Large-subunit ribosomal RNA, domain I from a Pseudomonadota bacterium, 581 nucleotides, folded computationally.
Its Rfam family is "Bacterial large subunit ribosomal RNA". Rfam links the family to the GO terms structural constituent of ribosome and ribosome.
Its mean pLDDT, the model's own confidence on a scale to 100, is 80.
Context: one part of a larger RNA
RNA sequence: GGUGUAUGGUGGAUGCCUUGGCGCCGGAAGGCGAUGAAGGACGUGGUAGGCUGCGAUAAGCCUCGGGGAGCCGCCAAACAGGCUUUGAUCCGGGGAUUUCCGAAUGGGGAAACCCGGCCGGUUGAAGACCGGCCAUCGCGCGAGCGAUGCCAACGUGGGGAAUUGAAACAUCUUAGUACCCACAGGAAAAGAAAGAGACUUCGACUUCGUGAGUAGCGGCGAGCGAAAGCGAAUCAGCCUAAACCUGGUAACUGCCAAGCCUACAGGCGUUGGUUAUCAGGUGUCGCGGGAACGCAAGUCUGCGGACUGUAGACCGUGGAGGAGGACAAAACUGCCAAUCUAGACGAACACCACUGGAACGUGGGACCAUAGAGGGUGAUAGUCCCGUAAUCGAAAGAGGAAGCAGCCUCCUUUUGCGUCUCCCAAGUAUUACCAGUCUCGGGGAAGCUGGUAUGAAUCCGCCCGGCCCACCGGGUAAGGCUAAGUACUUUCCGGCGACCGAUAGUGAACUAAGUAGCGCGAGCGAAAGGUGAAAAGAACCCCUGCGAGGGGAGUGAAAUAGAACCUGAAACCGUACACCU
Numbered sequence: 001g002g003u004g005u006a007u008g009g010u011g012g013a014u015g016c017c018u019u020g021g022c023g024c025c026g027g028a029a030g031g032c033g034a035u036g037a038a039g040g041a042c043g044u045g046g047u048a049g050g051c052u053g054c055g056a057u058a059a060g061c062c063u064c065g066g067g068g069a070g071c072c073g074c075c076a077a078a079c080a081g082g083c084u085u086u087g088a089u090c091c092g093g094g095g096a097u098u099u100c101c102g103a104a105u106g107g108g109g110a111a112a113c114c115c116g117g118c119c120g121g122u123u124g125a126a127g128a129c130c131g132g133c134c135a136u137c138g139c140g141c142g143a144g145c146g147a148u149g150c151c152a153a154c155g156u157g158g159g160g161a162a163u164u165g166a167a168a169c170a171u172c173u174u175a176g177u178a179c180c181c182a183c184a185g186g187a188a189a190a191g192a193a194a195g196a197g198a199c200u201u202c203g204a205c206u207u208c209g210u211g212a213g214u215a216g217c218g219g220c221g222a223g224c225g226a227a228a229g230c231g232a233a234u235c236a237g238c239c240u241a242a243a244c245c246u247g248g249u250a251a252c253u254g255c256c257a258a259g260c261c262u263a264c265a266g267g268c269g270u271u272g273g274u275u276a277u278c279a280g281g282u283g284u285c286g287c288g289g290g291a292a293c294g295c296a297a298g299u300c301u302g303c304g305g306a307c308u309g310u311a312g313a314c315c316g317u318g319g320a321g322g323a324g325g326a327c328a329a330a331a332c333u334g335c336c337a338a339u340c341u342a343g344a345c346g347a348a349c350a351c352c353a354c355u356g357g358a359a360c361g362u363g364g365g366a367c368c369a370u371a372g373a374g375g376g377u378g379a380u381a382g383u384c385c386c387g388u389a390a391u392c393g394a395a396a397g398a399g400g401a402a403g404c405a406g407c408c409u410c411c412u413u414u415u416g417c418g419u420c421u422c423c424c425a426a427g428u429a430u431u432a433c434c435a436g437u438c439u440c441g442g443g444g445a446a447g448c449u450g451g452u453a454u455g456a457a458u459c460c461g462c463c464c465g466g467c468c469c470a471c472c473g474g475g476u477a478a479g480g481c482u483a484a485g486u487a488c489u490u491u492c493c494g495g496c497g498a499c500c501g502a503u504a505g506u507g508a509a510c511u512a513a514g515u516a517g518c519g520c521g522a523g524c525g526a527a528a529g530g531u532g533a534a535a536a537g538a539a540c541c542c543c544u545g546c547g548a549g550g551g552g553a554g555u556g557a558a559a560u561a562g563a564a565c566c567u568g569a570a571a572c573c574g575u576a577c578a579c580c581u
Base pairs, nucleotide, nucleotide: 001580002579003578004577005576006575007574008573009572015566016530017529020500021499022497023496024495025494026493027492028491029489030488031150032149039101040100041099042055043054044053046079047078049075050074051073061095062094063093064092065091066090070083071082072081106115107114108113116134117133118132119131120130121129136147137146138145139144154185155183156182157181158180159179165172169219195202196201206233207232208231209230210229216224217223237481238480239479240425244281245280246279247278248277249276250275251274252273253272259268260267261312262311263310264309265308266307286459288424289423290422291421292419293418294417295416296415297414300319301318302317303316304315305314320412321411322410323409324408325407332406333405334404335403339398340397341396343392344391349365351364352363353362354361366383367382368372374386375385376384431453432452433451434450435449436448437447440466461476462475463474464473465472517524518523537565540552541551542550543549
């Protein structure tokens, strides 16, 4: 020096565990903010570093409920001092307080600071101090009202890459993705056919499955990629503009039997007409609809109206009945159930014996069960504890189904037929050029949407059916609204997992995690869990520096469980013995 055996040190793998994570499902909620948010700074405790809570009323104040014996939050024990059956601590509802910064809003500013003006208070007076007001923009005559900022994803719109793929690369692809911006809602968007289709039909939109990797597009490369139909989810339809009538206002015109609802009689006449505009009525469609006029049929009821009377027709309004409140101008409101925000009750072994430190184990004997989910308890517990099944519960706040009531609106008179007439959304449609978008990359290239130019028609009209033409068919643009089915989850509640188990699972299971630390900055970003059933955490003695560490003693089932603490692998380092060189 090596090998082997035994026994240690070091180290922290492995096993077991779980306070923490991950994913999914169901429900709730889907917002907060000038009544000052989100997020912070600084304070706040008898002693107080961090976390948590709170705000100069500062681990709290008032009140209403729950609850029922201890309490003064956690790391984290202690001392001191208190509170509490006159009900504390604790849990829930409502209220009060709520420094400074921050949209930050009196002005400024290097956030948490500085400096003002006006009014009031305090003071003998001034200053200081205390309270209130003083930002900008939009709307409104004004009083005043609204906006601003924040927020995980989902949404619509405006802009919009490149890496990449094409085995290079330019069209193409990545991709209308990432990203930026604006704005909104609990959903958003879309939406009641100028549709889809194909010769016969369907009948708003949205979403899912299928159709289908089909039809197609494509340096016909790489790749991209529908729709109808069918099966489902959910279902819901409406209002304007115009024609026409009436009224108001303005301008122009007119003095005439043109007009005053019609007929007759009387009467009036600055009444009347045209244009513009405003308001009310009417009207809303595609086997076209409406207006006007004519004809035919029809009318719940009371009252009123016009220059007067009679008759007719018309208009307005009330009653009664019906319908609705997404629609349709406004707008819904009240009562109210479930439910949510604290909780309550809740069966059955104190059984015998054995092992053990401990019984929840084993053997024996019982019981409950609408409860044998789960967790805890000194080992594995239906019957020990918390719970579980079942059943109850709210002063206050939220909630708001169905129903009722109130309020409001609409309908109860229009319908059919005919017609020479009138209307049916204009710088629009179309067309040309240039783009974008659809499966469609310019292609035979329609459709849809924009830019520039041009520029119609009104139903015998207009658009579409993939160049174009004819026939045939479908629809009715250029105004608007519309629930549900669908998407998402910062957050709250409940549940589940052939998800992880401390190098895993969130970056973060922990006294300090978005912490320590790093970076000028944007930003980057850790490590770190386990004594024991219970601290019973080792009194006392000895060595030593009043150390560190150790030896006794003691606790404990165990101390090779002693705090550098469960188990304790390997590398690495010793000790003892044996053998080899």